[in-house]
RNA sequence: UUCAGUAAAUUAAAUAUUUCUCGUAUAAAGCUGGGGAUAUGGCCCGGAAGUUUCUACCCGAAAACCGUAAAUUUUCGGACUACGAGGGAAUACGGCGGUGCU
Numbered sequence: 001u002u003c004a005g006u007a008a009a010u011u012a013a014a015u016a017u018u019u020c021u022c023g024u025a026u027a028a029a030g031c032u033g034g035g036g037a038u039a040u041g042g043c044c045c046g047g048a049a050g051u052u053u054c055u056a057c058c059c060g061a062a063a064a065c066c067g068u069a070a071a072u073u074u075u076c077g078g079a080c081u082a083c084g085a086g087g088g089a090a091u092a093c094g095g096c097g098g099u100g101c102u
Stems, first nucleotide, its partner, number of pairs: 004102004015092003018088008026056001031047005041066002050057001058078007
C1' cells in the first nucleotide's frame, strides 16, 4: 500500500409516514325536476354538468326584495379533496466514507 474477515460506535443522500406554506383545479359558482314555508317566512330531497381530477359542492353574517303570492337577490367571511413545489420535526428504512483488531 492492497485484499479479505470481524467489532463497536458514528453518519450523508434518497424514500415512506406526519405537519406547515404556496401553486393548479372550482367560480365551494351557474343550470334543472319535485315538494315545502310565507314578512316571527324565504327551506327540504333529487338530476345533469363543471375539473387533463378522486371527492366535495356547504355554513355563518349583513343588506335588500316579495303586502300573502311564488319566487328570491347581492355582498362579505369561513373548508374539504386530488395533484405538484418548498420548508420543519420525529421515527422507520438505508449503511457511503473514516476507525480498531485479525